[in-house]
RNA sequence: GCCCGGAUGGCGAAGUGGCAACGCGGCGGUCUGCAAAACCGCUAUCCGCGGGUUCGAAUCCCGCUCCGGGCU
Numbered sequence: 001g002c003c004c005g006g007a008u009g010g011c012g013a014a015g016u017g018g019c020a021a022c023g024c025g026g027c028g029g030u031c032u033g034c035a036a037a038a039c040c041g042c043u044a045u046c047c048g049c050g051g052g053u054u055c056g057a058a059u060c061c062c063g064c065u066c067c068g069g070g071c072u
Stems, first nucleotide, its partner, number of pairs: 001071007010024003018055001025043006048064005
């Protein structure tokens, strides 16, 4: 330098055009004599950054950054 994969909440991890699952954790509540357990609710002004396409983008296109792998 070139090629491939990845970047999503505090953590892990789905989602591949139509309003971001699930698990863990955290916070509040129910229950309890108090706790634990269990159950209920909340928890991503957004999906690495900047542009573009589209009525609409985490999802498609371009550039860049970082991480992993391969080639020379």
RNAcentral holds the sequence, with entries from ENA. A computed fold for a 72-nucleotide RNA from a Bacteroidota bacterium, annotated as transfer RNA. Its Rfam family is "tRNA". From the family's description: Transfer RNA (tRNA) molecules are approximately 80 nucleotides in length. The coordinates come from a structure-prediction model, not an experiment, and the mean pLDDT is 80. The organism belongs to Bacteroidota, within Bacteria.